This is a predicted structure of a 350-nucleotide part of an RNA (small-subunit ribosomal RNA, central domain) from an uncultured prokaryote. The full RNA is in RNAcentral, with records from ENA. Rfam family: Bacterial small subunit ribosomal RNA. Its mean pLDDT, the model's own confidence on a scale to 100, is 88.

Context: one part of a larger RNA
RNA sequence: CUGGGCGUAAAGGACGCGUAGGCGGGUUGUCAAGUCAGAUGUGAAAUCCUACAGCUUAACUGUAGAACUGCAUUUGAAACUGGCAACCUAGAGUAUGGGAGGGGGAGAUGGAAUUAGUGGUGUAGGGGUAAAAUCCGUAGAUAUCACUAGGAAUACCUAAAGCGAAGGCGAUCUCCUGGAACAUUACUGACGCUGAGGCGUGAAAGCGUGGGGAGCAAACAGGAUUAGAUACCCUGGUAGUCCACGCCGUAAACGAUGUCAACUAGGUGCAGGGGGUGUUGAUCCCCUCUGUGUCGCAGCUAACGCAUUAAGUUGACCGCCUGGGGAGUACGGUCGCAAGAUUAAAACUC
Repeated sequence: CUGGGCGUAAAGGACGCGUAGGCGGGUUGUCAAGUCAGAUGUGAAAUCCUACAGCUUAACUGUAGAACUGCAUUUGAAACUGGCAACCUAGAGUAUGGGAGGGGGAGAUGGAAUUAGUGGUGUAGGGGUAAAAUCCGUAGAUAUCACUAGGAAUACCUAAAGCGAAGGCGAUCUCCUGGAACAUUACUGACGCUGAGGCGUGAAAGCGUGGGGAGCAAACAGGAUUAGAUACCCUGGUAGUCCACGCCGUAAACGAUGUCAACUAGGUGCAGGGGGUGUUGAUCCCCUCUGUGUCGCAGCUAACGCAUUAAGUUGACCGCCUGGGGAGUACGGUCGCAAGAUUAAAACUC
């Protein structure tokens, strides 16, 4: 350099933005770098190949030829790639319009419930379990009523639903703000796709500083269970869970399925938008675009299954895999306050 692969066997980067690079729509003209054709020079000898010859043969050797797939110079060709110039609108984007949404940030407000406190009523139990006990209670608990405090989460609506690049997002109102879909024609005129490095975002747990702390609850203590019980069950309970700021950078970060584009039967549900001289009264029906499910043909697949949201048929670019263990470990580097993360072997062994 190359082969075969990556839903479940090893293998898609957690996700996005984007640099270099790779790749890139239509028309006309031009150049001739790539490309193709011709010519010239060179490409030492030996070796290799072909023919013939010499040692009795062969190995070996000699003679001639071919070849040396290359490089340089030069003359042409112009379809394709490329450069330049001009233009185009199907890709991409902008503008305008009315809508959808738990998309993000900040502030304010509400009700239910748990807990605690105070007061009232009231009396002997309550709680918990398979059964118990630890535990709470005559210093008045549990129950019930009223008030107060505080924190966290937002029942119903709620879904096969919606939004977001992913992580994720759910009470109500206000303000600020991102994206997508649809429709209309108008505008720009290839401005595009991917993306090594890089930068940013990134659940939970964990860390730092300062707050907060109702409930829950690692650790821990006690009660049970048991042969034991460092557990499962019960009674308690601290970090933490919450907020602000700063780190960490990992997950079964999953659709275990990279992004983009094109093409390839349909049926049906849901969500958002638009159209209809189908019916018109709302509405229903039909068509269409986008998203999201389900069933299914061709095709694919080891099978399971996938199937216009492909795992089908193709193209562009990136990432990754190459028997099990040793090992996602050691060493070194980078990052981190630390925990550790990331990059990543070998001996040996089957």